Bacterial RNase P class A from Hymenobacter negativus, 413 nucleotides, folded computationally.
It matches the Rfam family "Bacterial RNase P class A". It is annotated as a ribozyme.

RNA sequence: GUGAUGGGUCGCCUCACCGCGGCGCUUUCGGGCGACGAGGAAAGUCCGGGCAACGCAGAGCACCUUGCUUCCUAACGGGAAGGACUGGCGCGCAUAACGCAACCCAGGACAGCGAGUGCCACAGAAAAUUACCGCCUACGUGCCAGCCUCCAAGCCGGUGCCGGUAAGGGUGAAAAGGUGCGGUAAGAGCGCACCAGCGGGCGGGCAACCGUCCCGGCUGGGUAAACCUCAGGGGUUGAAAGACCAAAUAAGCUGGUACGCCGGCGCGGCCUUCGGGCGGCACCGGCACCGGGCGGCUCGUCCGGCGCCAGCGGGUAGGUUGAUGGAGCCUUUCCGCGAGGACUGGCCUAGAUAAAUGGUGAGGCAGGGGCUUCGGCCCCGGACAAAACCCGGCUUACAGACCCAUUACCAAU
Numbered sequence: 001g002u003g004a005u006g007g008g009u010c011g012c013c014u015c016a017c018c019g020c021g022g023c024g025c026u027u028u029c030g031g032g033c034g035a036c037g038a039g040g041a042a043a044g045u046c047c048g049g050g051c052a053a054c055g056c057a058g059a060g061c062a063c064c065u066u067g068c069u070u071c072c073u074a075a076c077g078g079g080a081a082g083g084a085c086u087g088g089c090g091c092g093c094a095u096a097a098c099g100c101a102a103c104c105c106a107g108g109a110c111a112g113c114g115a116g117u118g119c120c121a122c123a124g125a126a127a128a129u130u131a132c133c134g135c136c137u138a139c140g141u142g143c144c145a146g147c148c149u150c151c152a153a154g155c156c157g158g159u160g161c162c163g164g165u166a167a168g169g170g171u172g173a174a175a176a177g178g179u180g181c182g183g184u185a186a187g188a189g190c191g192c193a194c195c196a197g198c199g200g201g202c203g204g205g206c207a208a209c210c211g212u213c214c215c216g217g218c219u220g221g222g223u224a225a226a227c228c229u230c231a232g233g234g235g236u237u238g239a240a241a242g243a244c245c246a247a248a249u250a251a252g253c254u255g256g257u258a259c260g261c262c263g264g265c266g267c268g269g270c271c272u273u274c275g276g277g278c279g280g281c282a283c284c285g286g287c288a289c290c291g292g293g294c295g296g297c298u299c300g301u302c303c304g305g306c307g308c309c310a311g312c313g314g315g316u317a318g319g320u321u322g323a324u325g326g327a328g329c330c331u332u333u334c335c336g337c338g339a340g341g342a343c344u345g346g347c348c349u350a351g352a353u354a355a356a357u358g359g360u361g362a363g364g365c366a367g368g369g370g371c372u373u374c375g376g377c378c379c380c381g382g383a384c385a386a387a388a389c390c391c392g393g394c395u396u397a398c399a400g401a402c403c404c405a406u407u408a409c410c411a412a413u
Stems, first nucleotide, its partner, number of pairs: 001409010012364007020037002023034004039384001043395002046393005051238004063234005068082005083110001085107004090100003111229002116227002118223003132169002134165003140161005146155002177195006196219002198216004202211003242321004252312006260287005266281002269278003289305006328347003333342003365382001367380005
């Protein structure tokens, strides 16, 4: 210098004109002026919290969720530091395979299968209390041959059965700790040494865990992203939550006002000398009156007088609030390995509601392309995406620029 990986910061700039949003000042109420006005993810709405309404004595079951340890935090499934494991790099004559691994780098559903139950394709005898081939003849027993003159008994050999074994072969991703010596009929942790694991002790560490120490032959396959067990957490909903004001309007309540005359049918009430009389309500019909429509006016005709007015109440449209000063941003000093914490000083930094944050022009700065007389000239051109109650995280998208760390290659010294 170029590239890769990881982490961090930024993520177009300046001016002019026009326009939009809420705010402040001003106004002759038309307007005028001023400062401010998207993001690192505003996104996905995944996790946690604030806030709010409703619910809730306490405890348990069920359901959901989290899962190495300690710490940070309002909280978290987030973060920091650490532990074990796996992989890389490295080492072992070392390419593959195998073994070991101090430092360094990277990764993550990293509690428990040594509680119970289930499952483990194909192959294989067997996938967890197994035996196909093989090995054995000590023990029990059948047959055959030999020795003892013969039989029996006994001894020895062969071949079977019953049986023993898990060394060896074979299968498999995985086969009942490994290597060696002893031992045995053959074998086997059966015994021993070393190694590995497990349990206990001791030592170190807050803990996860670690140890080259001591004891015990204790050796028990894998799988919990299988049921399950253990431990912690979880009430539901969500700003369209909720609170307030309040046109319209239904029920209901209060006050005022109006409800004419005649006839008919019906139903109660009161009085009665039982013949009837008085008065009320509802409906129907007619007349009158009032209001309205048609109409210039009258007549006429149609509709209404299912009361009307005011107040309360209720809460639809609409408005206000929630709602932007907060686990806020920058910073000093101290504490902590760190995430962070305490303290000091300063700052105010969108608040729309169908949704403002934009458009045009000029100049510049990255970047790309073409031409070149190497001086330059011309053209293109700025990623992902945009608040909607707020905050802490996670995840995902992103042109380009810069910084840091590690590493590979090249060049020079």

Description
Its mean pLDDT, the model's own confidence on a scale to 100, is 75.